[in-house]
RNA sequence: GAAUCCGCGCGGGAGAGUUCCCGGUCACCGUCGUACGAGUCGUACGACGCACCGGGGCGCCGAAGGAGCAAGUCCCUCCCUUGAAUCUCUCAGGCCCCGUACCGCGCGGGCGAG
Numbered sequence: 001g002a003a004u005c006c007g008c009g010c011g012g013g014a015g016a017g018u019u020c021c022c023g024g025u026c027a028c029c030g031u032c033g034u035a036c037g038a039g040u041c042g043u044a045c046g047a048c049g050c051a052c053c054g055g056g057g058c059g060c061c062g063a064a065g066g067a068g069c070a071a072g073u074c075c076c077u078c079c080c081u082u083g084a085a086u087c088u089c090u091c092a093g094g095c096c097c098c099g100u101a102c103c104g105c106g107c108g109g110g111c112g113a114g
Base pairs, nucleotide, nucleotide: 005109006108007107008106009105010104011103012102017058019057020056021055022054023053024052025051029049030048031047032046033045034044035043036042037041059095060094061093065091066089067088068087072082
């Protein structure tokens, strides 16, 4: 004392219905009504919802994870072994936001080319 590898931090970073139905809650948001007070608003109560939570159906996405395989490799006759992905599959996950693979920078650890 380089690269590969691991962890942390910062920055960048998609895709696909915020679709339909059911149940629940009014604590947040909005609407309506009633009452009271006030000047164009506020308070209380109740109900509703395109508000919030959960479940189910269909549709869709792939850049958490997972699975599959080519060339090649092993054997050297074949089979078997090994064999990557942003490719494929969609089990899982996701389809407002958040986040995600991947990229860059910094720090630490390990390895140790030279």

A computed fold for a 114-nucleotide RNA from Streptomyces sp. MZ04, annotated as Glycine riboswitch aptamer. It matches the Rfam family "Glycine riboswitch aptamer". Rfam describes the family as follows. This family represents the bacterial glycine riboswitch. Its mean pLDDT, the model's own confidence on a scale to 100, is 76. The source organism's lineage runs through Bacteria, Actinomycetes, Kitasatosporales, Streptomycetaceae and Streptomyces.